THF (Tetrahydrofolate) riboswitch aptamer, 119 nucleotides, folded computationally.
The model forms 82% of the base pairs in the Rfam consensus.
[in-house]
RNA sequence: UACAGAGUAGAAGAGUGCGCGUAAAGUGCCGCUUUGACGGGGAGUUGCAAAGCGGACGAAAGCACCGGCAAAAGAUCUGUUUGCCGACCGCUGCGGUGCAUUCUUCGCAUCCCGCUGAA
Repeated sequence: UACAGAGUAGAAGAGUGCGCGUAAAGUGCCGCUUUGACGGGGAGUUGCAAAGCGGACGAAAGCACCGGCAAAAGAUCUGUUUGCCGACCGCUGCGGUGCAUUCUUCGCAUCCCGCUGAA
C1' cells in the first nucleotide's frame, strides 16, 4: 500500500414462560416537538428508536357461573325450559397485545483511525 476477516447497538422470524385487553387499552398509520442510540476510538445524516402532544382509522367472541325480567309447558310450588338484559376474564379462543428468555437470520447509512490474517 492494496486484499480478506472479526466484533456493537439493534432489527426480523420462531419457540417457551408470565402478564394485559377482549367491559377496548394496546398494536399499526399520519403530523409536530423533545430526547437518545448507532462495531474498539472519533464524527455522524434527509436513516433508526423512545417519550410527550395532536389527528385519522379500528376489532371475536364462545362456554361456564351469578342476578333480574318476560314467556311456555307442567300444575300451585318456588323447581324446569326458552328468550332478553345486566354482571363476570374462571376455561377456550381472539389481539398486526406487553415483558423476560432461548434459537436462527440480518446487522458500521456514511467518513477518518484502529484490531486480526496473509502478501